RNA sequence: AGAGUUUGAUCCUGGCUCAGAAUGAACGCUGGCGGCGUGGUUUAGGCAUGCAAGUCGAGCGAGAAAGUCACCUUCGGGAGGCGAGUACAGCGGCGCAAGGGUGAGUAAUAUAUAGGUAACCUACCUCUAAGAUCGGGAUAAUUCCUGGAAACGGGUUGUAAUACUGGAUGGUCUUUUCUGGUCGCAUGACCGGAUUAGUAAAUGGUAGCUAUGCUUCUGCUUAGAGAGGGGCCUAUGCCUAUAUCCUAUUAGCUUGUUGGUGCGGUAAUGGCGCACCAAGGCUUUGAUGGGUAGCCGGACUGAGAGGUUGGCCGGUCACACUGGGACUGAGACACUGCCCAGACUCCUACGGGAGGCUGCAGUCGAGAAUCUUCCGCAAUGGGCGAAAGCCUGACGGGGCGACGCCGCGUGAACGAAGAAGGCCUUCGGGUUGUAAAGUUCUGUCAGUAGAGAAGAACGAAGUCACGUUAAAUCCGUGCAACUUGACGAAGGCUCGAGAGGAAGCACUGGCUAACUCUGUGCCAGCAGCCGCGGUAAUACAGAGAGUGCGAACGUUGUUCGGAAUCACUGGGCAUAAAGGGCACGUAGGCGGAUCAGUUAGUCGGCUGUGAAAUCCCUCGGCUUACCCGAGGAAGUGCAUCCGAUACUGCUGUCCUUGAGGGCGAUAGGGGAGAGUGGAACUCCUGGUGGAGCGGUGAAAUGCGUAGAUAUCAGGAGGAACGCCGGUGGCGAAAGCGACUCUCUGGCUCGUUCCUGACGCUGAAGCGCGAAAGCUAGGGGAGCGAACGGGAUUAGAUACCCCGGUAGUCCUAGCCGUAAACGAUGAGCACUAAGUAGUGGCGUUUUCGAUGGCGUCACUGCCGUAGCUAAUGUGUUAAGUGCUCCGCCUGGGGAGUAUGGUCGCAAGGCUGAAACUCAAAGGAAUUGACGGGGGCUCACACAAGCGGUGGAGGAUGUUGCUUAAUUCGAAGCAACGCGAAGAACCUUACCUGGACUUGACAUCGAUGUGGUAGGACCCUGAAAGGGGAACGACCCGGAGCAAUCCGGGAGCAUUGACAGGUGUUGCAUGGCUGUCGUCAGCUCGUGCCGUGAGGUGUCGGGUUAAGUCCCUUAACGAGCGAAACCCUUAUCGUUAGUUGCUAGCGGGUAAUGCCGAGGACUCUAGCGAGACUGCCGGUGUCAAACCGGAGGAAGGUGGGGAUGACGUCAAGUCAUCAUGGCCCUUACGUCCAGGGCUGCAAACGUCCUACAAUGGCGCGUACAGAGGGAAGCAAACCCGCAAGGGUAAGCCAAUCCCAGAAAGCGCGUCCCAGUCCGGAUUGUGGGCUGAAAUUCGCCCGCAUGAAGUCGGAAUCGCUAGUAAUCGCGGAUCAGCAUGCCGCGGUGAAUAUGUUCCUGAGCCUUGUACACACCGCCCGUCAAGCCACGGAAGCCGGGAGUGCCCGAAGCACGUGACCCAACCGCAAGGAGGGAGCGUUCGACGGUAAGCCCGGUGACUGGGACUAAGUCGUAACAAGGUA
Repeated sequence: AGAGUUUGAUCCUGGCUCAGAAUGAACGCUGGCGGCGUGGUUUAGGCAUGCAAGUCGAGCGAGAAAGUCACCUUCGGGAGGCGAGUACAGCGGCGCAAGGGUGAGUAAUAUAUAGGUAACCUACCUCUAAGAUCGGGAUAAUUCCUGGAAACGGGUUGUAAUACUGGAUGGUCUUUUCUGGUCGCAUGACCGGAUUAGUAAAUGGUAGCUAUGCUUCUGCUUAGAGAGGGGCCUAUGCCUAUAUCCUAUUAGCUUGUUGGUGCGGUAAUGGCGCACCAAGGCUUUGAUGGGUAGCCGGACUGAGAGGUUGGCCGGUCACACUGGGACUGAGACACUGCCCAGACUCCUACGGGAGGCUGCAGUCGAGAAUCUUCCGCAAUGGGCGAAAGCCUGACGGGGCGACGCCGCGUGAACGAAGAAGGCCUUCGGGUUGUAAAGUUCUGUCAGUAGAGAAGAACGAAGUCACGUUAAAUCCGUGCAACUUGACGAAGGCUCGAGAGGAAGCACUGGCUAACUCUGUGCCAGCAGCCGCGGUAAUACAGAGAGUGCGAACGUUGUUCGGAAUCACUGGGCAUAAAGGGCACGUAGGCGGAUCAGUUAGUCGGCUGUGAAAUCCCUCGGCUUACCCGAGGAAGUGCAUCCGAUACUGCUGUCCUUGAGGGCGAUAGGGGAGAGUGGAACUCCUGGUGGAGCGGUGAAAUGCGUAGAUAUCAGGAGGAACGCCGGUGGCGAAAGCGACUCUCUGGCUCGUUCCUGACGCUGAAGCGCGAAAGCUAGGGGAGCGAACGGGAUUAGAUACCCCGGUAGUCCUAGCCGUAAACGAUGAGCACUAAGUAGUGGCGUUUUCGAUGGCGUCACUGCCGUAGCUAAUGUGUUAAGUGCUCCGCCUGGGGAGUAUGGUCGCAAGGCUGAAACUCAAAGGAAUUGACGGGGGCUCACACAAGCGGUGGAGGAUGUUGCUUAAUUCGAAGCAACGCGAAGAACCUUACCUGGACUUGACAUCGAUGUGGUAGGACCCUGAAAGGGGAACGACCCGGAGCAAUCCGGGAGCAUUGACAGGUGUUGCAUGGCUGUCGUCAGCUCGUGCCGUGAGGUGUCGGGUUAAGUCCCUUAACGAGCGAAACCCUUAUCGUUAGUUGCUAGCGGGUAAUGCCGAGGACUCUAGCGAGACUGCCGGUGUCAAACCGGAGGAAGGUGGGGAUGACGUCAAGUCAUCAUGGCCCUUACGUCCAGGGCUGCAAACGUCCUACAAUGGCGCGUACAGAGGGAAGCAAACCCGCAAGGGUAAGCCAAUCCCAGAAAGCGCGUCCCAGUCCGGAUUGUGGGCUGAAAUUCGCCCGCAUGAAGUCGGAAUCGCUAGUAAUCGCGGAUCAGCAUGCCGCGGUGAAUAUGUUCCUGAGCCUUGUACACACCGCCCGUCAAGCCACGGAAGCCGGGAGUGCCCGAAGCACGUGACCCAACCGCAAGGAGGGAGCGUUCGACGGUAAGCCCGGUGACUGGGACUAAGUCGUAACAAGGUA
């Protein structure tokens, strides 16, 4: 610091997601040790049990027992000492208001910061000053009686105090009055003086002594002060600012409310309370209400600014079962006090009582989830005490939990035969991997054994020193024997042994470090986003390997970051989300020039504060680190004071340029009212006229003989104002258009006369505001929603047509919205030119017209810089700045629901959420497409000729059938296609019979001479099986030889393997089809663009052509086109056999038959020829085109081969090759037979016909290109023929196939199902072949079907072409109407591009990019999800009115009761019980309000591979 994701690609906008850090965490898997931290986030839910606040005998009275010692005894017991002035209890004092817990409430009664207190208090501590006098009466305890189950009481007797209390004294205290000084901040404050009245006490306790007392310490009273600590108040004056979060779908709130006077109350100000008076107070700078929440220091994150958070530690607040209340006290309205009410739990003798873990442990419950009913007061701190000491779940420690952070270890070195095993493999190897084993070491941690530290300072016998004192042994300070450890204890140390006890988790498609194999087969599964998985998955699962981290690793939740994605730092609003429809205007914000003052803002500085902890820096202590300690820095804040005075503010003075006014002048559909006018239209009346009119793509409905339309005249009515008229004018916008008059608003120009900043903007508010719509009343010609009819259509609730109501018009009033648009808020200033228009003014040409120049205002175009994502904008900014307002924050849900408000209604304004998606979007690019445009081409159409579609047959396909009818090909571009030829074979299919290393290849092992081979025999349909005479070959060695030994070949057995027309053409190579022989497709460099990309390749001409030329930010080049190649047409030359034969010679019945010849034809080599070369015209001096000449041929002469980048996952695994998968006595191999030929039906391609341009018969003429040895076969003979017999020639320019046919000549047929047509069938033959039944071809005779020119539709062809005629060849034993070729005869039409189809280029639109066979909308049907409405039902919350009225304070009363004082007494003063009143919690009741849950039914919405109906949008989307 960024990255992924919208697209075919691009730039932008914009959301979603990821990488980081953190956590009081939880879950999964795993788990060695230690240190330091940390641990009920949920039910402020309920709690068993134990403990958490006591202490003081040196304040007071009383005062045991057990036990023990020892005495008496009647042996039952009694008295005494110690225990012990102890325990327990009581009075009294102090404490219990701290410490500890929690965060329910609380949005300011709190908290933080800075202030104020001139409005206050302070027990305990310290200091100063003064004092402490004389009395009195009670009471608890106790004793006795008594009530009660208990809790707890009632009465009697009786006692003390540092308990209570009367009097005295008294000051600097309080109070009344007067007064001096100083000061301040208004009230006043401080220091004094005089005066009036009033207020104290415990001389108690302890200790000591030299003792009527003195001294020490402590306690008491009054007053003041101190530091420290604490409290109170925000009320006074400005109080201040911050945090105080969200909500306006909460806009008004308030009656003690705001203020005053007086009184009361309080420590004190104050409506704090009360009485009276006034009517105020708060609020858009957000009152009031609702929701949520303790606040802060800080913590996390972040570059920072910020955002989030407030657990642990610290400060503060609030609370203590819920609600209310006071008492005591220095302090409470009191966590472990009291009273009352309520809920809950417990005890009970049923009459009544008791309780409060949000203290420490612990328990139940709920929950994803959070610990020990531990030890100790040794330390620190607290309470009491003179002290010892006691108490202390504060605290110090231990335990549990990887919950977090930090540290350590699980070994180190050497070690290659790179072991084994695993995995992969191209089979060579690679990798795991120095890893292991092995060798040599080390000894942390844990474990064994052992001694055992710091944490301890206090306290205190004692006696010494000093102080105190008159003195001191008291007391204080110092010294000090002796003593105090819960834990530490698994610190650290010592001892010996020993690698021994200690590694996992996640990930490996991209982001993001790390890859292979196997399994699976849109299944199982993964997934943070994009997305993987449908048979070769680096994405699932396993394995191996690797990467990352490591006692952890991942996942989930949450926060910040990235996110400049709420933008203060630091964003935007023409088209992406976003300018209010327009103006006026309140608050507010901002504001021209000059001078002076002030110093509020602002700036600088000083001081105070900003607690500590934390963070940061430096040192230091734990072996290091985390952690801890010390010092510093920081704390950006607030406040006081001092200074500065430029700017802003404020006050005052002055100015004119902003603004406004005056005067003079112009332009204008600016507005309102009244009136007037002509054209057109419709209606009415009358005339003429006589059959149609009208309307459409075409029609019909409609009107018309009752006289329409047309035409003339007259009349009536309503609405709108042609031409002028113009990106011309006016207005704020909406909007404004005949003419005249009246009233009226604004702009502009000129002048520079007046005022003197009077200005700009503008939340709220108010006004205006097209069309449609609404209310009431008019009006109503034309037009015209709804509606009716006619068409169109599959339908047509539309588009088209005929009618037609509301409405459109007027008056009055609502509505308040529009793509109300320049999709661009208003204002001011500045920043290039050019050009056009409108309205003024000045100047110049002597005046004027006109023109030129200049200037102001307005309206347009083009365009520089700049800006912009681009398009574009560009002095009329979207540039550069300033001011103010409005608005935006992903798409959908949704401008919906709900609430509020406005409206008569329709509806408007304001305006969510759940849920869902990973996009939605802008601009531009390249394509593709368009029932867009332009240009151009093609047998594309048109013009023609001939066909197909009808018939019969052939052939292929589908379908059906079958044991099998093998397989493939499927629009064009499958269908006489693979197949250039299925009777067997082919053959892949079926049935049956066989074989199993195999029909075929290679290698290994073993065996083998009666071996290999094998006549012949048996069986069988064959294959196969069984038997068997005979019987080898090659090489080496030995031997004369016979023969023997070894090896090879062969064979047998066996193991590897063979084999597969099995599958995948969507795993592939190769080959092929198609667009298309269409003219296109690209590259280098340069240039343009942020970029995709463009340019070049566009434009103007031209061409068959991106062919060529010109222009040109392009210049060149490549693949295509063309050319080169073959063939054909002409000529030359060379050559002259097997070809040819003109001349010469010979010969024949005849023939190049022979000699001969090379002239000709021909053959086949080499050349020539054609290039727009020449002429004329057109054209840009071009390319080129048109015409002509010459020429065999003329503008690529004809034909062929040749097929760019690419498209169709086109075709082919069955030509071949090949990955993966599958079969292996079978999916392999062999054989026989059958099938591929099966036939109701359909389609394609052909043949033959339907006849006279013909059929038949006879005669007769002329080709080319091919083929021929298991071949072609002449001639001759036989046969009607197919053919047969025999046989010459020919390996072929020689011989043969081989007769060409149409044609021509003659004859016949006479329009008919025929002398057309030939299917079908019968029969007799022939040929090939082992074989012709399934299932071949041919011949003869006989038979003689359909068919008389073919519906919709559709095919080919532009010249030697179509049409027509025959010939040959491949395949092949045989078998073409098919295919491939060959020649013969030989037309017609078109010189056009409107239309159909296809194609090319340019341009345009696009929501398409799988690219129109695209995309996509809505209803309905199905599933699922969330939400709204809803009769109601249920629950909760905050209040209000009324009723009731506990405890309690206050007040009143107090006939009853009472010790202190007065009084001899009676009685009084005073106090109390009781009663009453105000207030008052809980509760009750009434009517509402708010929130939530649920609800039959209902509404729309979101989502969901393949449902229904249509086709609304995107192209002119077929009605923009």

This is a predicted structure of a 1520-nucleotide RNA (small-subunit ribosomal RNA) from an uncultured prokaryote. The sequence is in RNAcentral, with records from ENA. Its Rfam family is "Bacterial small subunit ribosomal RNA".